RNA sequence: ACCACAUCUAGAGGGGUGGAGGGACUUGGCCCAUUGAAACCCCGGCAACCAGUCAGACGAAAGUCUGGCGAAGGUGCCAAAUCCAGCGGUCUACGGACCGGGAGAUGUGGG
Numbered sequence: 001a002c003c004a005c006a007u008c009u010a011g012a013g014g015g016g017u018g019g020a021g022g023g024a025c026u027u028g029g030c031c032c033a034u035u036g037a038a039a040c041c042c043c044g045g046c047a048a049c050c051a052g053u054c055a056g057a058c059g060a061a062a063g064u065c066u067g068g069c070g071a072a073g074g075u076g077c078c079a080a081a082u083c084c085a086g087c088g089g090u091c092u093a094c095g096g097a098c099c100g101g102g103a104g105a106u107g108u109g110g111g
Base pairs, nucleotide, nucleotide: 002110003109004108005107006106007105008104013043014042015041016040017039021032022031023030026086027085028084029083044078045077046076049074050073052069053068054067055066056065057064058063082103087100088099089098090097091096
């Protein structure tokens, strides 16, 4: 690379360097950006997946599941729902609303 599982309408920004793009890809929208995009660095923050810890249930045990706690550890994240739609379906006051799928992101395990 790839495979499996869980989550994805909540939350959280300042500074420096930089100098024109950015919102994954593609198409169509709609946004953000010279009042400074991407990228990198510093500091700050959010969250609680892993790790930690406590309680309960199950188990012979290894451990599994559920819930609580904290945030000094490993990641992640800090405009807009993963910005929205694209494929299938239901409903429709024909404006759209909702459900599912695909793709993607993050974590964990495998490989």